[in-house]
């Protein structure tokens, strides 16, 4: 200097805003419509650098005559990081993006 892979998917959660629901607030016999997210919440959205939990990959080792397939084990490592944009109602630590950069 180059080429190849290697970051998967589920639930949860820091965190997010405000379409429904709820909760308030004015109107009102009530409701509904209307207004409130400087409303604790519930659906909902959510982590490359947060959490389990699976799958995937690689080694050993049983099992076979040999191979395959499958058990069983043990490994999957590290991670400072903006402005600004996009998306769904909307907004985030989500996507841009293991990026710009910086060590």
């Nucleotide at each position: 200097g180059u080429g190849a892979g290697g970051c998967g998917c589920a639930c949860c959660u820091a965190g997010g805003g405000u379409u429904c629901c709820g909760c308030c607030g004015g109107c009102u016999u009530g409701a509904c419509a209307c207004g409130g997210g400087u409303c604790u919440g519930g659906u909902c959205c959510a982590a490359g650098a947060g959490g389990u939990g699976c799958a995937g990959g690689c080694g050993g080792u049983c099992u076979u005559g040999a191979c395959a397939a499958g058990g069983c084990c043990g490994c999957u490592c590290c991670a400072c990081g903006g402005c600004g944009g996009g998306a769904c109602a909307a907004a985030a630590g989500c996507c841009c993006g293991g990026g710009a950069g910086u060590u």
Model confidence (mean pLDDT): 82 of 100. The RNA shown here (Guanidine-I riboswitch aptamer) has 103 nucleotides and comes from Nonomuraea sp. SYSU D8015. The model forms 96% of the base pairs in the Rfam consensus. It matches the Rfam family "Guanidine-I riboswitch aptamer". Rfam's curators write: This family represents a conserved RNA structure found upstream of the ykkC and yxkD genes in Bacillus subtilis and related genes in other bacteria. The literature on the family includes a 2004 paper in Proc Natl Acad Sci U S A by Barrick et al., "New RNA motifs suggest an expanded scope for riboswitches in bacterial genetic control". Lineage of the source: Bacteria > Actinomycetota > Actinomycetes > Streptosporangiaceae > Nonomuraea.